[in-house]
Molecule: transfer RNA
Organism: Bacteroidota bacterium
Order: sequence, then structure tokens, then C1' cells
RNA sequence: CGGCCCGUAGCUCAAUCGGCAGAGCGUCGGACUUUGACUCCGGAGAUACAGGUUCGAAUCCUGUCGGGCCAA
Repeated sequence: CGGCCCGUAGCUCAAUCGGCAGAGCGUCGGACUUUGACUCCGGAGAUACAGGUUCGAAUCCUGUCGGGCCAA
């Protein structure tokens, strides 16, 4: 320098090949308990970034950034 794959919550992963962004663990609050743990209930929290296409984009297209692999 070229090619391919990946990027969603603090972590691990979904979202049925364009139509409500969810789960488990974690975290916070509450109930329970003498306290704590367990258990139960509830909350906060994310589509790497910038454009484009579309009525509508996590999903499609382009560029950038980051990570991995291959070739030179």
C1' cells in the first nucleotide's frame, strides 16, 4: 500500500436478509431480613463517527476512525 471480516448498555450477546432497539450478568432504588446474603419488584444505561438512499436505516451505499486476518 491492497483485499476481507468486525464495531449495539459497564461486560457477553440478540434484533427473523429496511418497520417499537431487547435479554442475561453487572449497577442503582425499594420489599423481605436484627444486619448481610439469597429471592422478588422497579429504574437508569447503547446502535464507532460523518454523509447519502428511503415514507422509514442498527440493517443498504460512500467516506473516516478503531480492532483482527491475509497477501505484497